Overview
A computed fold for a 72-nucleotide RNA from a Candidatus Moraniibacteriota bacterium, annotated as transfer RNA. The sequence is in RNAcentral, with records from ENA. Rfam family: tRNA. It is annotated as a transfer RNA. The coordinates come from a structure-prediction model, not an experiment, and the mean pLDDT is 80.
[in-house]
RNA sequence: GCCCUCGUAGUUCAAUGGAUAGAACGGAAGCCUCCUAAGCUUCAAAUCCAGGUUCGACUCCUGGCGAGGGUA
Numbered sequence: 001g002c003c004c005u006c007g008u009a010g011u012u013c014a015a016u017g018g019a020u021a022g023a024a025c026g027g028a029a030g031c032c033u034c035c036u037a038a039g040c041u042u043c044a045a046a047u048c049c050a051g052g053u054u055c056g057a058c059u060c061c062u063g064g065c066g067a068g069g070g071u072a
Stems, first nucleotide, its partner, number of pairs: 001071007010025004018055001027043005048064005
C1' cells in the first nucleotide's frame, strides 16, 4: 500500500430500518442499620466525525478519524 472486522453511558455489552437507545458493574441521593457492609428505592450518564438514502438510520451507502487482524 491493499483487504477484513470493529467504534454505543466511567467500564463490559445489547438494540429486526420504527419505544423515551436498554442491562450489568461502577457513581450520587434516600430508606434500613448504633456505624459500616449487604439489601431495597430513586437519579445522572452514551450512539467517533461529516455527508447521503429513507416517511423514519445505532443499524444501509460514501468519505474521514481511530483500534485490531491479515497479506508481500